[in-house]
RNA sequence: GCGCUAUCCAGAAAGGUGGAGGGAAAGGCCCUGUGAAACCUUGGCAACCUGCGACAGCAAGGUGCCAAUUCCUGCCCCCGGCAUGCCCGGGGGGAAGAUACCGA
Numbered sequence: 001g002c003g004c005u006a007u008c009c010a011g012a013a014a015g016g017u018g019g020a021g022g023g024a025a026a027g028g029c030c031c032u033g034u035g036a037a038a039c040c041u042u043g044g045c046a047a048c049c050u051g052c053g054a055c056a057g058c059a060a061g062g063u064g065c066c067a068a069u070u071c072c073u074g075c076c077c078c079c080g081g082c083a084u085g086c087c088c089g090g091g092g093g094g095a096a097g098a099u100a101c102c103g104a
Base pairs, nucleotide, nucleotide: 002103003102005100006099007098008097013042014041015040016039017038021031022030023029026073027072028071043066044065045064048062049061050060051058052057070096075093076092077091078090079089080088081087082085
């Protein structure tokens, strides 16, 4: 990297180094010199796997995560609106993505 399954409207940041980007991609919209990414330290959230336990649960180990719902949308369907536009608002599903476990 590929496949299966589950989850994704909850939750959780300070310091140091660094010095201009970042939020997957496209379009939006945001964050950012009142300091981006990245790295380090410390702290925290969570409970997928392991562990413990009495099924509740705990949070020691392995991951993960700590702006905004996965920041929003794109494709399809349904409902509503009137200004009838492949518009606006709402709902459902999908695609893509992320994380975990398992598998080849």
The RNA shown here (SAM riboswitch aptamer (S box leader)) has 104 nucleotides and comes from Geothrix sp. Taxonomically the source falls in Geothrix (Bacteria, Pseudomonadati, Acidobacteriota, Holophagales). The prediction has a mean pLDDT of 87. The sequence was found by an Rfam model in a public genome assembly.